RNAcentral holds the sequence, with entries from ENA. A computed fold for a 75-nucleotide RNA from Candidatus Giovannonibacteria bacterium RIFCSPHIGHO2_02_FULL_44_11, annotated as transfer RNA. Rfam family: tRNA. Rfam's curators write: Transfer RNA (tRNA) molecules are approximately 80 nucleotides in length. The family's RNA type in Rfam is transfer RNA. NCBI's taxonomy places the organism under Bacteria, Bacteria candidate phyla, Candidatus Giovannoniibacteriota. Its mean pLDDT, the model's own confidence on a scale to 100, is 82.
RNA sequence: GCGCCCUUAGCUCAGUGGUAGAGCACUGCAUUCACAUUGCAGGGGUCGGAGGUUCGAUACCUCCAGGGCGCACAA
Repeated sequence: GCGCCCUUAGCUCAGUGGUAGAGCACUGCAUUCACAUUGCAGGGGUCGGAGGUUCGAUACCUCCAGGGCGCACAA
């Protein structure tokens, strides 16, 4: 330099055009003498950034940034 993949909650990840979700973690309540477990409820997101397409974008297109893998060239 070229190609491909990834970026969504504190962490690990789903979601391929129509209300942003799960598990774990966190908070509260119940249960217990207490703790753990279990059950119920709750808080937490500018969906990496900018633009475009569309009635409507986390999703499709372009550019940029960060990360991973492969290939090539030079030294």